[in-house]
RNA sequence: CGGGGCUUCUGGAGAGAGGUGGAUCGUCAGCGAUUCCGCCCACCGAAGGGGAGCGGCGCCACGCGCGCCUGAUCUCUCAGGUCAAAGGACAGAAGGGCGG
Numbered sequence: 001c002g003g004g005g006c007u008u009c010u011g012g013a014g015a016g017a018g019g020u021g022g023a024u025c026g027u028c029a030g031c032g033a034u035u036c037c038g039c040c041c042a043c044c045g046a047a048g049g050g051g052a053g054c055g056g057c058g059c060c061a062c063g064c065g066c067g068c069c070u071g072a073u074c075u076c077u078c079a080g081g082u083c084a085a086a087g088g089a090c091a092g093a094a095g096g097g098c099g100g
Base pairs, nucleotide, nucleotide: 001099002098006095007094008093009092010091011090016041018040019039020038021037022036023035024033025032026031042082043081044080048078049076050075051074055069056068057067058066059065
């Protein structure tokens, strides 16, 4: 001086406080609970994960052919999420490891 992975701090979006059953707690009871579990419907994309396309390479029977490679904030919505909290791609700062 560079600096991907690592550590700390800071910032950081989106979408139903949905319906229903049960457990637990509170209540004389109706009922309530920012608690837990299951089911159903509606949604979100920025943990993670999947996907092809532009393009490239090769083969060939040369055809609108076949095979392989191919990033993402694109796309899918498996996972995760839809008051807050937590999480959170990514960004900034500091440090450390590493390299010159």
This is a predicted structure of a 100-nucleotide RNA (Glycine riboswitch aptamer) from a Gammaproteobacteria bacterium. Its Rfam family is "Glycine riboswitch aptamer". Rfam describes the family as follows. This family represents the bacterial glycine riboswitch. Gene Ontology term of the family: glycine biosynthetic process. Model confidence (mean pLDDT): 76 of 100.